[in-house]
RNA sequence: GCAGUAGGAUCCUAGGGUUCCAGCCUGUAGAGGUGUUCGGACCGAGAGUUUCCACCCUGUUGCACAGGGUACACGGAGGGAUAAAAACCCGGGAGAU
Numbered sequence: 001g002c003a004g005u006a007g008g009a010u011c012c013u014a015g016g017g018u019u020c021c022a023g024c025c026u027g028u029a030g031a032g033g034u035g036u037u038c039g040g041a042c043c044g045a046g047a048g049u050u051u052c053c054a055c056c057c058u059g060u061u062g063c064a065c066a067g068g069g070u071a072c073a074c075g076g077a078g079g080g081a082u083a084a085a086a087a088c089c090c091g092g093g094a095g096a097u
Base pairs, nucleotide, nucleotide: 007053008052009051012048015043016042020040021039022037023034024033025032026031055069056068057067058066059065072092074095078090079089080088
């Protein structure tokens, strides 16, 4: 300097907005406005949590089973999806160390 790897799914949380329901406001009503509304529900982390699997090593020649391991991780701007937004996706990106 270059290349590769750092697995998959799930529970929940930080976080997030406003289609739906509800709240509040306006209206006789139809309906409209409001997320600066601590709600229901929803989205939701590579660098947060939980659980299961996968993988590696050992106990064995082998199977089952058991034990151990699975490190480290600061991060714009901009764009994208959805109704809309976000620590979601681009992205272990660009960069930084």

Source information:
Guanidine-I riboswitch aptamer from Acidithiobacillus ferruginosus, 97 nucleotides, folded computationally. Model confidence (mean pLDDT): 84 of 100. It was read from a public genome assembly, where an Rfam model found it. The model forms 96% of the base pairs in the Rfam consensus. The source organism's lineage runs through Bacteria, Pseudomonadati, Acidithiobacillia, Acidithiobacillaceae and Acidithiobacillus.